[in-house]
RNA sequence: AUCUUAUCAUGAGAAGUUGAGGGAUUUGGCCCGUUGACGCUUCAGCAACCUCUAACGAAAGUUAGAAAGGUGCUAAUUCCAGCAAAGGAUUUGUCCUUUGAGAGAUAAGAG
Numbered sequence: 001a002u003c004u005u006a007u008c009a010u011g012a013g014a015a016g017u018u019g020a021g022g023g024a025u026u027u028g029g030c031c032c033g034u035u036g037a038c039g040c041u042u043c044a045g046c047a048a049c050c051u052c053u054a055a056c057g058a059a060a061g062u063u064a065g066a067a068a069g070g071u072g073c074u075a076a077u078u079c080c081a082g083c084a085a086a087g088g089a090u091u092u093g094u095c096c097u098u099u100g101a102g103a104g105a106u107a108a109g110a111g
Stems, first nucleotide, its partner, number of pairs: 002110007013043005021032003026082004044074003049070002051066006078103001083100007
């Protein structure tokens, strides 16, 4: 790299450094950014996937709690839409809502 499973409308930022782009990709929109973004470092925090504890259970597991350790995350729903279906509105140009797919991110596992 690839495959499987689960989750993705909650939550949580300061300092230092850097210096022009950034929000995965592509198109459109929208937004962040020289009042210094993005990235990096340190510290802090959030969450609870792995983990730990207790109860229940034959087991698979379920529920409750913890946060020392392994990850992750800390603008905007994964920023929104794009593809498909259903429903609705309409000035017939299109628009709105819901669900699903696709793509992606993260974790755990496989190999």
Model confidence (mean pLDDT): 83 of 100. A computed fold for a 111-nucleotide RNA from Lysinibacillus xylanilyticus, annotated as SAM riboswitch aptamer (S box leader). The sequence is in RNAcentral, with records from Ribocentre.